[in-house]
Context: one part of a larger RNA
Molecule: small-subunit ribosomal RNA, central domain
Organism: Alphaproteobacteria bacterium
RNA sequence: CUGGGCGUAAAGGGCGCGUAGGCGGCUCGAUAAGGCUCGCGUGAAAGUCCGGGGCUCAACCCCGGAUCGGCGUGGGCGACUGUUGGGCUGGAGCACGGUAGGGGCAGACGGAAUUCCGGGUGUAGCGGUGGAAUGCGUAGAGAUCCGGAAGAACACCGGUGGCGAAGGCGGCCUGCUGGGCAGUAGCUGACGCUGAUGCGCGACAGCGUGGGGAGCAAACAGGAUUAGAUACCCUGGUAGUCCACGCCGUAAACGAUGGGCACUAGGCGUCGGGGGGAGCGACCCUCUCGGUGCCGUCGCUAACGCAAUAAGUGCCCCGCCUGGGGAGUACGGUCGCAAGACUGAAACUC
Numbered sequence: 001c002u003g004g005g006c007g008u009a010a011a012g013g014g015c016g017c018g019u020a021g022g023c024g025g026c027u028c029g030a031u032a033a034g035g036c037u038c039g040c041g042u043g044a045a046a047g048u049c050c051g052g053g054g055c056u057c058a059a060c061c062c063c064g065g066a067u068c069g070g071c072g073u074g075g076g077c078g079a080c081u082g083u084u085g086g087g088c089u090g091g092a093g094c095a096c097g098g099u100a101g102g103g104g105c106a107g108a109c110g111g112a113a114u115u116c117c118g119g120g121u122g123u124a125g126c127g128g129u130g131g132a133a134u135g136c137g138u139a140g141a142g143a144u145c146c147g148g149a150a151g152a153a154c155a156c157c158g159g160u161g162g163c164g165a166a167g168g169c170g171g172c173c174u175g176c177u178g179g180g181c182a183g184u185a186g187c188u189g190a191c192g193c194u195g196a197u198g199c200g201c202g203a204c205a206g207c208g209u210g211g212g213g214a215g216c217a218a219a220c221a222g223g224a225u226u227a228g229a230u231a232c233c234c235u236g237g238u239a240g241u242c243c244a245c246g247c248c249g250u251a252a253a254c255g256a257u258g259g260g261c262a263c264u265a266g267g268c269g270u271c272g273g274g275g276g277g278a279g280c281g282a283c284c285c286u287c288u289c290g291g292u293g294c295c296g297u298c299g300c301u302a303a304c305g306c307a308a309u310a311a312g313u314g315c316c317c318c319g320c321c322u323g324g325g326g327a328g329u330a331c332g333g334u335c336g337c338a339a340g341a342c343u344g345a346a347a348c349u350c
Base pairs, nucleotide, nucleotide: 004321005320006319007304008303012318014201015200016199017198021194022193023192025088026087027086028085029084030083031082033081034080035077036076037075038074039073040072041071042070048066049065050064051063052062053061054060091191092188093187094186095184096183098181099180103177104176105175106174107173109171110154114150115149116148117147118146119145120144121143125136126135162169163168206247207246208245209244210243211242215241216240220236221235222234223233258317259316260315261314262313263312266295267294268293269292270291271290272289273288274287275286276285277284299306300305323350324349325348332343333342334341335340
């Protein structure tokens, strides 16, 4: 390179926007670059292959034919690709009035709980465990009532439910703001899909500066357990967890399943929209579009399983894999304050 693959065997980039590039709807005309066809030129000789011949054979040599990835040039064709001009509306987008939503950002507010502080009542325990002990308490704890302060998270609703590209998003209200969906069929008229490089977003933990600190809690200390116990259990407890701004850029970033379009039996739920019917408020029946689940035929699969939300059948584009270990290491480079991230071998060995 060819070929084969990527749910679980090695393999889908964490996610998006988008540059180059690749690919691209229906229809009419032009063109003839690609394409097809015919001719001409060239493709030296040797070599190779086929046929024949000469050295006793062969190697070797000679003759004839074929071949020679191709290239150039002239004529023709016009289906397909390209280019170009015109038209179209189904793809895509826009408009209109609707609609559901924990989508995002900012600012206010609320109650329950927890801890702490002050006060009242009150007395000997509380706490914790498998059982204990450390710990707290007669300087009055725990319990209970009243008052106050603080920070963090929002029980029930809550759902196999919703929203978001992913990470993720949940008290309530307001402001700003992104996207989706069906309906109308009014407008544009292929404006599309994908996307190397690039740019942006990106849980947790971690880092920098400043704030905050109730609860929880790496580290740490003590008590237990144990042969030991640098653990599991208990009592404490600092970073951190929270906020602002700036970094980091990872993950079992998972559906371990890249994106787009089309096609291919059904059955039962559920969320959102639209149409129709009815016994017309909510509820019921039915059709349809979009989302999200369960089951299942064909087909696929090594099996498990997937099965209109495909892992089925096709087309387009990107990413990735190529035995295990060495190793996501070393070296170099880029990025980072650092931690480290990205890129990423070889010897050797089985």